[in-house]
RNA sequence: UCAGAUGGUCGCUGGAGCGUCGAUUUUCGCCGCUCGGGAGGAAAGUCCGGGCUCCACAGGGCAAGGUGCCGGGUAACGCCCGGUGAAGGAGACUUCGAGGAAAGUGCCACAGAAAGCAAACUGCCGGUCCAAUAUUGGCCGGUGAGGGUGAAAGGGUGGGGUAAGAGCCCACCGCAAAGGCGGUAACGUCUUUGGCAAGGCAAACCCCACUUGGAGCAAGAUCAAGCAGAAGGCAUUGUCAGCGGCCCGCUGAGCCUUCGGGUAGAUCGCUGGAGCGUGUCGGUAACGGCCCGUCUAGAUGAAUGACCGUCACGCGAGAUCGGAGACGACCUCGCGGUACAAAACCCGGCUUACGAGCGA
Numbered sequence: 001u002c003a004g005a006u007g008g009u010c011g012c013u014g015g016a017g018c019g020u021c022g023a024u025u026u027u028c029g030c031c032g033c034u035c036g037g038g039a040g041g042a043a044a045g046u047c048c049g050g051g052c053u054c055c056a057c058a059g060g061g062c063a064a065g066g067u068g069c070c071g072g073g074u075a076a077c078g079c080c081c082g083g084u085g086a087a088g089g090a091g092a093c094u095u096c097g098a099g100g101a102a103a104g105u106g107c108c109a110c111a112g113a114a115a116g117c118a119a120a121c122u123g124c125c126g127g128u129c130c131a132a133u134a135u136u137g138g139c140c141g142g143u144g145a146g147g148g149u150g151a152a153a154g155g156g157u158g159g160g161g162u163a164a165g166a167g168c169c170c171a172c173c174g175c176a177a178a179g180g181c182g183g184u185a186a187c188g189u190c191u192u193u194g195g196c197a198a199g200g201c202a203a204a205c206c207c208c209a210c211u212u213g214g215a216g217c218a219a220g221a222u223c224a225a226g227c228a229g230a231a232g233g234c235a236u237u238g239u240c241a242g243c244g245g246c247c248c249g250c251u252g253a254g255c256c257u258u259c260g261g262g263u264a265g266a267u268c269g270c271u272g273g274a275g276c277g278u279g280u281c282g283g284u285a286a287c288g289g290c291c292c293g294u295c296u297a298g299a300u301g302a303a304u305g306a307c308c309g310u311c312a313c314g315c316g317a318g319a320u321c322g323g324a325g326a327c328g329a330c331c332u333c334g335c336g337g338u339a340c341a342a343a344a345c346c347c348g349g350c351u352u353a354c355g356a357g358c359g360a
Stems, first nucleotide, its partner, number of pairs: 001356002004311007012038002015035005021029003040340001044351002047349005052216004064212005069083005084098001085096004099207002104205002106201003121147002123143005129138003155173006174196001175194008220268004229259006239253005275294003279290004313336006320329003
C1' cells in the first nucleotide's frame, strides 16, 4: 500500500421517481416497475480520551483514584512528534512508568564476623603481661590495605607515607557545592573550591506537582391506541344494582365533549462531520492555515448474499524447453474458492487478530 478483478442472472436493505388500489383531500399505507447507494483496516477488545444527552452540583477542606524528564501538537488523552538523560549495540539504530531516598516510617532474602548511630572471621603490625620454648599460642592495642561472603561492605588507579595501614598526603579519573557560559526547558559544558558526605528499594507506605462528579443512544425528546382516572354536559322513558321491608327521591351503570399522566406502537435522535481528497503555504516533525473539489451504509431480530462465465491467485498431474542437479520458464488438464473478520450514536488513539506486495 492492497484487501481478488470483471460481466450476467436472482434476491436483501435503504433512498428517489412513476403507476394501480385503499383510507376523509393535503398526506399515508400495500403492491408493481425504473434508476442510483449499501462494511472494515481492524467494523474486534471496550482499555484511554472527547463530542452529544440526562441526572447531580453554593464555597472550602478531607478521603479515594489517575498521571509523572523537557518542549510542542491536539477538542482532549495515559496518544502523537521533536529533544534530554540512562541502558544495550562494532554500527545503522533500538528500548525505557524516567518526579522526590538531604521530611518521616519500613524493608534489604541466602551467604557472611558485620546489611546501616557500620563491622575484626581470616590476615597484617606493635606491646612483651603469661605459658611452652627459640618460635608458636593466649592476652591487650592498632589496622577496612590483602583474603573470604554477598546484588550491595562508607569512591577507583598509581605513587608517597607508615610499626602495619588508611584521602593520612599527592596526581589523574569519578563525586559534591558555588559561580560563569550555551539552551525556552530537560540538560550540557567550563572554572574554582571541598578529601568525599547523603548505600539500595517509592510497580513499599509516604511526600510533591497536576488532574478526576455519575450514567450512557436500551442516553434522551415528540406524538400517542387500548385499559384505568378526573371535570363538564345530555338522557334520566324503560331496565338493573345500592340507600335494612314498601313508595317517592337520590346515586351508579349509558352517550357526548374536554383534560392530565402515560403503556403498546410510531417518529426524531441517525449520520454533513474535530468529514474525505488534491494543491499550496508555515513547521525538522506531529500538525495547522488557505483555495478548490466532493457527499461516501443507517438496519432494529437487525440488510450488504447466492449461482454461472472469463481473467488473476494457490495446489496437484502431465508435455516441451533450459540446467550436471536442485529447480526455473511456458503450455494443457483437474481441484480449491481464499487471511483476519462483519457496522449498530459519532469521532481521536492504544492494543490484539491477520493474507499478500514494496521499501529500509
This is a predicted structure of a 360-nucleotide RNA (Bacterial RNase P class A) from a rhizosphere metagenome. The sequence is in RNAcentral, with records from MGnify. It matches the Rfam family "Bacterial RNase P class A". By type it is a ribozyme.